[in-house]
RNA sequence: CGCGCCUUGUCGCCGAAUCCGGCGCGUGCGCAACAACGCACCAAAGGAACCGGGGAACCACCACAUGGGGUGAAUCGGACAGUCGGCAGCAUCCGCCGGCCGCCCGUAGGAGACCUUCCUGCUCCGAACCCGUCAGCUAACCCGGUAGGCGAGGGAAGGAAAGGAGA
Numbered sequence: 001c002g003c004g005c006c007u008u009g010u011c012g013c014c015g016a017a018u019c020c021g022g023c024g025c026g027u028g029c030g031c032a033a034c035a036a037c038g039c040a041c042c043a044a045a046g047g048a049a050c051c052g053g054g055g056a057a058c059c060a061c062c063a064c065a066u067g068g069g070g071u072g073a074a075u076c077g078g079a080c081a082g083u084c085g086g087c088a089g090c091a092u093c094c095g096c097c098g099g100c101c102g103c104c105c106g107u108a109g110g111a112g113a114c115c116u117u118c119c120u121g122c123u124c125c126g127a128a129c130c131c132g133u134c135a136g137c138u139a140a141c142c143c144g145g146u147a148g149g150c151g152a153g154g155g156a157a158g159g160a161a162a163g164g165a166g167a
Stems, first nucleotide, its partner, number of pairs: 010152005018048003024042001026041005049146006059136001067134001068131004076106003080102001082100006109125004114164002116161005
């Protein structure tokens, strides 16, 4: 000097996932007895903000096979290979259709450093999970969530408009 790892701090990113307040080192009994354990009782289970679901009228759909539906940007298409089933062919080979899976190429759509909008770009994502035969929209009303995972001297780029924030 460079690289990697760990920890702390700072500044940030995806996401609704933030802020404020309150609350048991409870009490009694059992056990020789602390602890532990068992039983009983009491206390607590909140607010704001943001996010999601259910739920009238009107409107919409009024239908089928493969049920249907929700959160989310995460949908859709194609090629190759494997496998299963069907059809055709049938001595063999070759073909078509559908499902599943693997792996690529795209794609609707989505994210990126003061905040919002627009333009030009670059780098990425384009998943996962849940309900359980049930839900269109939906005022009143009802119910639930506030997790998790990442980044580091920079594409954290450049331009334009308005307002705000900060210094």